[in-house]
Description:
The RNA shown here (transfer RNA) has 74 nucleotides and comes from Malawimonas jakobiformis. NCBI's taxonomy places the organism under Eukaryota, Malawimonadea, Malawimonadida, Malawimonadidae, Malawimonas. Its Rfam family is "tRNA". Rfam links the family to the GO term triplet codon-amino acid adaptor activity.
RNA sequence: AUGCUUGUAGCUUAAUUGGAUAUAGCGUCAGACUACGAAUCUGGAGGUUGGAAGUUCGAGUCUUUCCAAGCAUA
Numbered sequence: 001a002u003g004c005u006u007g008u009a010g011c012u013u014a015a016u017u018g019g020a021u022a023u024a025g026c027g028u029c030a031g032a033c034u035a036c037g038a039a040u041c042u043g044g045a046g047g048u049u050g051g052a053a054g055u056u057c058g059a060g061u062c063u064u065u066c067c068a069a070g071c072a073u074a
Base pairs, nucleotide, nucleotide: 001073002072003071004070005069006068007067010026011025012024019057028044029043030042031041032040050066051065052064053063054062
């Protein structure tokens, strides 16, 4: 330099052929329980779905470009 793959919460991850308000686990916070913790149970918060633009009635999903990571070739 060229080609391919990937990018969703602090971490890991689901999301059907594009369809309504994007999931779950761990972690975190609060409460219950306990003499205090751990474990367990209950509840809550946390997301510009990497950035921008486009297509569409509708985009995490399709298209273009940029950024980052990985792989291959030179």